[in-house]
RNA sequence: AAAAAAGAUAACUAGGGUUCCGGCUUUAAUGUAGUUCAAAGUGUCUGGUCCAAGAGUUAUCGGCCAAUGUUAUAUUGGCUACACGGAGGGAUAAAAGCCCGGGAGGC
Numbered sequence: 001a002a003a004a005a006a007g008a009u010a011a012c013u014a015g016g017g018u019u020c021c022g023g024c025u026u027u028a029a030u031g032u033a034g035u036u037c038a039a040a041g042u043g044u045c046u047g048g049u050c051c052a053a054g055a056g057u058u059a060u061c062g063g064c065c066a067a068u069g070u071u072a073u074a075u076u077g078g079c080u081a082c083a084c085g086g087a088g089g090g091a092u093a094a095a096a097g098c099c100c101g102g103g104a105g106g107c
Stems, first nucleotide, its partner, number of pairs: 007061006015051002020048002022045001023042005029036001062080007082102001084105001088100003
């Protein structure tokens, strides 16, 4: 100086917006009041559905090492490190710690 490896999946959370549900407001019908249904608006509405972490959590599997055991299968234990990070763009209904991205850059 260069190359390779440093894994995958699931559940959840930080977080995220507004398709759907709900909340709230208004309108229409009725109209004394109330009620029902529908429409529109609102995420600066706590929520449910939904999206969600390379640098968050947990679990399972995988991988590596060692020991024991078996005709052959296998079992047990250990390890699986480190990680500061724009702007801009993209998808979805829309946004985000999602994707571009262990990027550009920095140490």

Guanidine-I riboswitch aptamer from Methylotenera sp., 107 nucleotides, folded computationally. It matches the Rfam family "Guanidine-I riboswitch aptamer". Its family is annotated with regulation of gene expression in the Gene Ontology.